[in-house]
RNA sequence: AAUCGAGAAAGGCAAACCCGUCGCAAGGCGGGGACGCAAAGUCACGGGGCCUCAACCAGUCGCAGAGGCCGGCCGGGCUACCGAA
Numbered sequence: 001a002a003u004c005g006a007g008a009a010a011g012g013c014a015a016a017c018c019c020g021u022c023g024c025a026a027g028g029c030g031g032g033g034a035c036g037c038a039a040a041g042u043c044a045c046g047g048g049g050c051c052u053c054a055a056c057c058a059g060u061c062g063c064a065g066a067g068g069c070c071g072g073c074c075g076g077g078c079u080a081c082c083g084a085a
Stems, first nucleotide, its partner, number of pairs: 004083002012037002017032006035072001041078003045075003048070006
């Protein structure tokens, strides 16, 4: 240094729920609050899920979804504290 993750140390983050706020919504932000988390730090690249608008029963033929959200769903990229086994 890398891998790894403790009955270690210093800490960190913050689910559900409540209040306020933004948004059509999913959901985001702030405060309270802790279910949990060794990346529960960060990034929408892949898969997956959610929301909105289309499409459907239309149609001459052909083509065919578009936008948004979720990183605490999974994978992956980047970065990072500590140092037992």

c-di-GMP-I riboswitch aptamer from a Thermoleophilaceae bacterium, 85 nucleotides, folded computationally. The coordinates come from a structure-prediction model, not an experiment, and the mean pLDDT is 82. Lineage of the source: Bacteria > Actinomycetota > Thermoleophilia > Thermoleophilales > Thermoleophilaceae.